A computed fold for a 159-nucleotide RNA from a soil metagenome, annotated as Lysine riboswitch aptamer. The sequence is in RNAcentral, with records from MGnify.
[in-house]
RNA sequence: GAUAGAGGUUGCGUAAGCUAAAGAGUAAACGAUGGGAUGUGGCAGACACAGAAGAAAGUCGCUGAAAGGGAGCUACGCCGAAAGGUAUCAGACUGCACUGAUAUUCUUGGGCAUACAUCAAAGAGGUGUAUGACUGUCAUCGUAAGAUGGGGAGCUAUC
Numbered sequence: 001g002a003u004a005g006a007g008g009u010u011g012c013g014u015a016a017g018c019u020a021a022a023g024a025g026u027a028a029a030c031g032a033u034g035g036g037a038u039g040u041g042g043c044a045g046a047c048a049c050a051g052a053a054g055a056a057a058g059u060c061g062c063u064g065a066a067a068g069g070g071a072g073c074u075a076c077g078c079c080g081a082a083a084g085g086u087a088u089c090a091g092a093c094u095g096c097a098c099u100g101a102u103a104u105u106c107u108u109g110g111g112c113a114u115a116c117a118u119c120a121a122a123g124a125g126g127u128g129u130a131u132g133a134c135u136g137u138c139a140u141c142g143u144a145a146g147a148u149g150g151g152g153a154g155c156u157a158u159c
Stems, first nucleotide, its partner, number of pairs: 001159005008079001011078005017073003028063001030061004038050004042096004082108003085104007109135002112132008137150005
């Protein structure tokens, strides 16, 4: 250098996949009431649209969704699998945010629990930070049990 593997039965990810749930009797449309000048486009500016032929809040009636996210099953790709940070480009005039793509010798071995923050309808789940035990691997010490330390560009096997 090449090839092949291991961690976990809660390993990681993808799907216009299938099933049911939740979202939700919510949003929105229409009608009435109310009220009397604002409202909408992620936020601000700009711009555009609606509005005295009556805006917004509130209340009632009728009709009534969807997306993202999660669970199970199935299939596929894998073991820096993947996730995050940063930078660049694009999306929609500018800035921020958000989404997607690309780059990166910046961080993280893995899942779990707890706390805080954030996304989200959410007591689900994701992301970040910190803590905790568990687990896998290597090194050193040790008779052993075990102890200490390290990290995935690592570890094991073969050539």